Source information:
The part of an RNA shown here (large-subunit ribosomal RNA, domain I) has 554 nucleotides and comes from uncultured Candidatus Acidiferrum sp. Model confidence (mean pLDDT): 84 of 100. It matches the Rfam family "Bacterial large subunit ribosomal RNA". Its family is annotated with structural constituent of ribosome and ribosome in the Gene Ontology. The full RNA is in RNAcentral, with records from MGnify. Taxonomically the source falls in Candidatus Acidiferrum (Bacteria, Pseudomonadati, Acidobacteriota, Candidatus Acidiferrales).

Context: one part of a larger RNA
RNA sequence: AGCGUACGGUGGAUGCCUUGGCGCUAGAAGGCGAUGAAGGACGUGGCAAGCUGCGAAAAGCCUCGGGGAGCCGCAAGCAGGCUUUGAUCCGGGGAUGUCCGAAUGGGGAAACCCAACGAGAUGAACUCUCGUUACAGUCCGCUGAAUACAUAGGCGGAUAUGAGCUAACGCAGGGAAGUGAACCAUCUCAGUACCUGCAGGAAAAUAAAUCACAGAGAUUCCGAUAGUAGCGGCGAGCGAAAUCGGAACAGCCCAAACCCAAGUGCUUGCAUUUGGGGGUUGUAGGACCGCACAAGUAGAGUUACCAAACCGGUUGCUAUGCGAACUUGCUGGAAAGCGAGACCAUAGAGUGUGAGAGUCACGUAGCAGAAAGCAAACCGGACUCGAAGCGGCAUCCUGAGUACUACGAGACACGUGUAAUCUCGUGGGAAACUGGGGAGACCACUCUCCAAGGCUAAAUACUCUCUAGCGACCGAUAGUGAACCAGUACCGUGAGGGAAAGGCGAAAAGCACCCCUGCUAGGGGAGUGAAAUAGAACCUGAAACCGUAUGCUU
Numbered sequence: 001a002g003c004g005u006a007c008g009g010u011g012g013a014u015g016c017c018u019u020g021g022c023g024c025u026a027g028a029a030g031g032c033g034a035u036g037a038a039g040g041a042c043g044u045g046g047c048a049a050g051c052u053g054c055g056a057a058a059a060g061c062c063u064c065g066g067g068g069a070g071c072c073g074c075a076a077g078c079a080g081g082c083u084u085u086g087a088u089c090c091g092g093g094g095a096u097g098u099c100c101g102a103a104u105g106g107g108g109a110a111a112c113c114c115a116a117c118g119a120g121a122u123g124a125a126c127u128c129u130c131g132u133u134a135c136a137g138u139c140c141g142c143u144g145a146a147u148a149c150a151u152a153g154g155c156g157g158a159u160a161u162g163a164g165c166u167a168a169c170g171c172a173g174g175g176a177a178g179u180g181a182a183c184c185a186u187c188u189c190a191g192u193a194c195c196u197g198c199a200g201g202a203a204a205a206u207a208a209a210u211c212a213c214a215g216a217g218a219u220u221c222c223g224a225u226a227g228u229a230g231c232g233g234c235g236a237g238c239g240a241a242a243u244c245g246g247a248a249c250a251g252c253c254c255a256a257a258c259c260c261a262a263g264u265g266c267u268u269g270c271a272u273u274u275g276g277g278g279g280u281u282g283u284a285g286g287a288c289c290g291c292a293c294a295a296g297u298a299g300a301g302u303u304a305c306c307a308a309a310c311c312g313g314u315u316g317c318u319a320u321g322c323g324a325a326c327u328u329g330c331u332g333g334a335a336a337g338c339g340a341g342a343c344c345a346u347a348g349a350g351u352g353u354g355a356g357a358g359u360c361a362c363g364u365a366g367c368a369g370a371a372a373g374c375a376a377a378c379c380g381g382a383c384u385c386g387a388a389g390c391g392g393c394a395u396c397c398u399g400a401g402u403a404c405u406a407c408g409a410g411a412c413a414c415g416u417g418u419a420a421u422c423u424c425g426u427g428g429g430a431a432a433c434u435g436g437g438g439a440g441a442c443c444a445c446u447c448u449c450c451a452a453g454g455c456u457a458a459a460u461a462c463u464c465u466c467u468a469g470c471g472a473c474c475g476a477u478a479g480u481g482a483a484c485c486a487g488u489a490c491c492g493u494g495a496g497g498g499a500a501a502g503g504c505g506a507a508a509a510g511c512a513c514c515c516c517u518g519c520u521a522g523g524g525g526a527g528u529g530a531a532a533u534a535g536a537a538c539c540u541g542a543a544a545c546c547g548u549a550u551g552c553u554u
Stems, first nucleotide, its partner, number of pairs: 001553009015539001016503002020474002022471007029463002031165002039100003042055003046078002050074002061094006070082003105114003115133007135162002137159007169200001170198005180187001184233001210216002220247005230238002251455003254399001258277009282433001284398004288392004299385003310381005315375004320368003326341005342359002344348001350362003404428008414440001435450005490497002510538001513525004
């Protein structure tokens, strides 16, 4: 020196564990904010750096309930207190709530600076305290141009109407490229990502100028139809509908004709404005004319349909309470294990307890419960709204710069194509029920519907959040980036990027005392403990790597 053996060091794999994650189900909730939010700064404890809580009334104050013996957060200690006259703690309501922040008296380099007015402090001045003072909208009042009335504008007052934040879902306005086409330009990716605006608990859509040829009868969503018909440098690819089966179902209101009232203009019988009545459809309907006549009834209602509040009860949520049944012997540090004999069960889910517990603890099944606040449905009350039929006539009405059209675009599964249909831009521009649109060029026939106004629940989408629960999900290089004081440390001018880091023991019983030494570190005794090679660099403790001792070889 090599190989081996034994024992160590180092190291932190592995095993086991779980405080944390991930995914999902059911229900709830789906907003907060000028009554100052979200998010922060700074304070606040007897000693107090951080986190948590709270706000100069500052780990808290008041009150109403719950609860019943300890308590003064994480978090020990010292000191000092509170508490059966019910504390701490849990829940409802209230008070306080510095400064910044939409930030709103003005300014500003956020958490700071500087004011005005009113009231107050024995208060003239100085100082201090409290309140008010942004902008826009709406309403009221006073003024008031060009320009006579007027209007715009100005000034003042009132006003919780707005402003900002927020995970996804929604609608709308804009709108890519990497990619695919084995290149690439039409095309695709994709109306996706992204930006912007505006919402709601959902949104959007919705009551046929729809489909169809038998007829159906608003919308939305799911399953089929169907990867079909089609579209397509007929490449890559894109990709319906009718219809059928389900989920859920709900229909309505204006404009107009006509009538009434009030007002305005003037040419004095017309025009027009406002309000009320009337009326709302396609086998046309309504107005109008005639005949009938009920009732504040039938019925309906606080989502639409016409408007809207209120009270009581039931139920649920926001604290909780009751809640069955076991002992003993043995092993062991410890019994829940093993042995023996019992018991409960509408409870043998689960967790904990010194190993593996139906009967030890918390719980579980089941049952009960709210002074106060909140919520919806149902029931009741009260209240509010509130209908109707038949016939005639062809006088009036039935959504206009609209429909349609030429050109140019976009959307339709549909890329200009035979390209209908829908929506825009520019130009042109109807009809009036004997009317008009559609049925995929166009025409005819036939069928079907009634545009140019509006509202509408449910079935559908999502989950920042709360409650309950589940998992052939992870188990510390996994699972969230984050099991731990993590969006931290650290990096970057900045936008932004972004870690590592869990485990003594059943219980600190966390090694009194002695010794070595530098009053250190580290170690040896002693003691605790089942164990200290469980000693805080702490469960287990692999390998690489480094040693000590020893055998063999050289």